[in-house]
Glycine riboswitch aptamer from Solimonas variicoloris DSM 15731, 91 nucleotides, folded computationally.
Taxonomically the source falls in Solimonas variicoloris (Bacteria, Pseudomonadati, Gammaproteobacteria, Nevskiales).
It matches the Rfam family "Glycine riboswitch aptamer". From the family's description: This family represents the bacterial glycine riboswitch.
The prediction has a mean pLDDT of 83.
C1' cells in the first nucleotide's frame, strides 16, 4: 500500500396512505382548528405474539405500537450504492 467495521460529510436512488368533510384567515396560491378515513422508512415507545442473538425470566431489529410524522407535487424519508476524511481492528 491492501482489507473489515464504525461515525461523519458530499452526490445518486428510495415505498405505503383521502388534493376527503366542515369552519376560519386569506383576491388568490395556500394556511389554520376540528371531524371521520388511512399509512408505516425521521423521531419516540414496547417485547403480547412471530423472528433472530445455541437456550432464556436479558437483548434487537427491517417485528408490533401509532405518541410523534405522515396521505398531489415539492420538502423530508428509514435503508442501500458510490467518493472523501477521521477512528479501531487485521494484515
Nucleotide at each position: 500500500a491492501g482489507c473489515a467495521g464504525c461515525a461523519c460529510c458530499g452526490c445518486g436512488c428510495g415505498a405505503g396512505a383521502g388534493a376527503c368533510c366542515a369552519c376560519c384567515g386569506g383576491c388568490a396560491a395556500c394556511g389554520g382548528u376540528g371531524g371521520c378515513g388511512c399509512c408505516g422508512a425521521a423521531g419516540g415507545c414496547g417485547c403480547a405474539a412471530a423472528u433472530c442473538c445455541g437456550c432464556c425470566c436479558g437483548g434487537a431489529a427491517u417485528c408490533g405500537c401509532u405518541c410523534a410524522g405522515g396521505c398531489a407535487a415539492a420538502c423530508g424519508g428509514a435503508g442501500c450504492g458510490c467518493g472523501g476524511u477521521g477512528c479501531u481492528g487485521c494484515a